[in-house]
RNA sequence: GGGAACUUCGGAGAAGCUCAUUUGAUUGAGUGCCGAAGGGGCAAGGCAUAUAUUUGAACGUAUGCCGAAACUCUCAGGCAAAAGGACGAAGAUACA
Numbered sequence: 001g002g003g004a005a006c007u008u009c010g011g012a013g014a015a016g017c018u019c020a021u022u023u024g025a026u027u028g029a030g031u032g033c034c035g036a037a038g039g040g041g042c043a044a045g046g047c048a049u050a051u052a053u054u055u056g057a058a059c060g061u062a063u064g065c066c067g068a069a070a071c072u073c074u075c076a077g078g079c080a081a082a083a084g085g086a087c088g089a090a091g092a093u094a095c096a
Stems, first nucleotide, its partner, number of pairs: 002095001006091005015031001017030004032079003038075001039073003045066007
C1' cells in the first nucleotide's frame, strides 16, 4: 500500500396519507410516491459455434456465453423523528 469486517464523523429522496384494529407501538387492507441496505437487467468490447455458387479467405451475418455504474427495474427496503443508509473522511487491529 490492498481487500473484508470494526470504531468515530458526515450522509439524500419520497404521504406525520385514508380505513379498520390497538391504551399505544404494532398488525391488516387501500391509494400515491422514493432509490443510496440487499437484489435483478444491459453498452462498448471479448470468446465460442454456424454461415462462402469454393482453391482459399469469416470483413460481414446469426446464435450462445462473459461483460459496469450513482444508469435502469422497483422484488426487497423506505416515505415526521428515531433506526437504517450507497458513498466519503479519519482511526486502529488482524490477515495473505
Model confidence (mean pLDDT): 81 of 100. Predicted 3D model of a 96-nucleotide RNA (Glycine riboswitch aptamer) from Qingrenia yutianensis. Rfam family: Glycine riboswitch aptamer. Rfam links the family to the GO term glycine biosynthetic process.